Record summary:
The RNA shown here (c-di-GMP-I riboswitch aptamer) has 76 nucleotides and comes from Neomoorella humiferrea. Lineage of the source: Bacteria > Bacillati > Clostridia > Neomoorellales > Neomoorella. It matches the Rfam family "c-di-GMP-I riboswitch aptamer". Rfam links the family to the GO term cyclic-di-GMP binding.
RNA sequence: AAGGCAAACCUGGCGAAAGCCAGGGGCGCAAAGCUACGGGCCUGUAGACGCUGUCCAUGGCCGCCGGGCUGCCGGG
Numbered sequence: 001a002a003g004g005c006a007a008a009c010c011u012g013g014c015g016a017a018a019g020c021c022a023g024g025g026g027c028g029c030a031a032a033g034c035u036a037c038g039g040g041c042c043u044g045u046a047g048a049c050g051c052u053g054u055c056c057a058u059g060g061c062c063g064c065c066g067g068g069c070u071g072c073c074g075g076g
Stems, first nucleotide, its partner, number of pairs: 004029002009024006027063001033069003037066003040061003047055003
């Protein structure tokens, strides 16, 4: 240098929700590739309870931090 990914937001779909998928978009990213393994965070269906609510993950987030696995191009 080429090339890659894609936040908010918008549209459509899925979902109880968090969130996810597709298209648009582009804030950023040198692992913003994969992995919920440890911590953390979000939601709270079902369930429990002392029931205006509280607790709870079996649901999520790896673009929160750490660990594990893998890896493209160029230069040296």